A computed fold for a 72-nucleotide RNA from Lachnospira pectinoschiza, annotated as transfer RNA.
The prediction has a mean pLDDT of 82.
Its Rfam family is "tRNA". About the family: Transfer RNA (tRNA) molecules are approximately 80 nucleotides in length. By type it is a transfer RNA.
[in-house]
């Protein structure tokens, strides 16, 4: 330099164009002399950025930034 993928919550990942979850961590509350483990519950997301397409975009299309990995 070329080529391919990847960017979604504090981590580690789903989500057929039609209401962005889960799991672990936070935090509360229950259980226990007490902690742990276990149960139930809350909070927490400008979905890298700018733009198009579309009634409607994480999701599709394009330019940029970051990054794995490959080829020179």
């Nucleotide at each position: 330099g070329c080529c391919c993928g990847c960017a979604u919550a504090g981590c580690u990942c789903a989500a057929u164009g039609g209401u962005a979850g889960a799991g672990c961590a936070a935090c509360u509350g229950c259980c226990u002399u007490g902690u742990a483990a276990g149960c139930a519950g809350u909070a927490g997301g400008u979905u890298g950025u700018c733009g198009g397409u579309u009634c409607a975009a994480g999701u599709c299309c394009g330019a940029c930034u970051g990054u794995u990995g490959g080829c020179u």